[in-house]
RNA sequence: UGAUUUUUUAAAGCGCCUGAACUAAUUACUGGAGCGAAGGAGUAGUUAGUUGACGAGGAGGAGGUUUAUCGAAUGUUCGGCGGAUACCUCCCGGUUGUAGAUGCCAACCGUCAUUUCUUCUUUAAAACAUCAAGGCGACUUGGUGGACAAAGAGAAGAAAAGCUGCAUCA
Numbered sequence: 001u002g003a004u005u006u007u008u009u010a011a012a013g014c015g016c017c018u019g020a021a022c023u024a025a026u027u028a029c030u031g032g033a034g035c036g037a038a039g040g041a042g043u044a045g046u047u048a049g050u051u052g053a054c055g056a057g058g059a060g061g062a063g064g065u066u067u068a069u070c071g072a073a074u075g076u077u078c079g080g081c082g083g084a085u086a087c088c089u090c091c092c093g094g095u096u097g098u099a100g101a102u103g104c105c106a107a108c109c110g111u112c113a114u115u116u117c118u119u120c121u122u123u124a125a126a127a128c129a130u131c132a133a134g135g136c137g138a139c140u141u142g143g144u145g146g147a148c149a150a151a152g153a154g155a156a157g158a159a160a161a162g163c164u165g166c167a168u169c170a
Base pairs, nucleotide, nucleotide: 014082015081016080017079019078020051021050022049023048024047025046026045027044028043029042030041054071055070056069060091061090062089063088064087092110093109094108095107096106097105100169101168102167103166104165114160115159116158117157118156119155120154121153122152128145129144130143131142132141133140134139
């Protein structure tokens, strides 16, 4: 220094990089002027680097599955791999079914609990401008300034469906 094993830590627009693009060094080649050189430019190779998702939102447990919600942006935020609070099934617990309890059934939910619509609330961040630090460079890290979303969630209201679901007890 590398490989393997074990343990710990970190994160969900999260992590990684072999395609791609860009930078530096180096090698080879090419064109033009009457000739040559230097400088510069281009193409290809090699080595080493850089870039490769801006926030909001989202978690009962187990298994499974993969293009897992929303918008912002001067849009490589391309492409690929892995993961992930999504989704499906089951389990656990629960809500509603027009007075209560238990069981079954149905529709739902994870305290949001049938569907639709309206109003209000819910710190956007990057980008942008500017300043500083690091690097030969591509770029990276941070400070300051003023903004601009959608979904989801919460509160209030309206409409539609359902129409005292079945049995037992009091």
Predicted 3D model of a 170-nucleotide RNA (glmS glucosamine-6-phosphate activated ribozyme aptamer) from Robertmurraya siralis.
The sequence was found by an Rfam model in a public genome assembly.
The model forms 89% of the base pairs in the Rfam consensus.
The organism belongs to Robertmurraya, within Bacteria.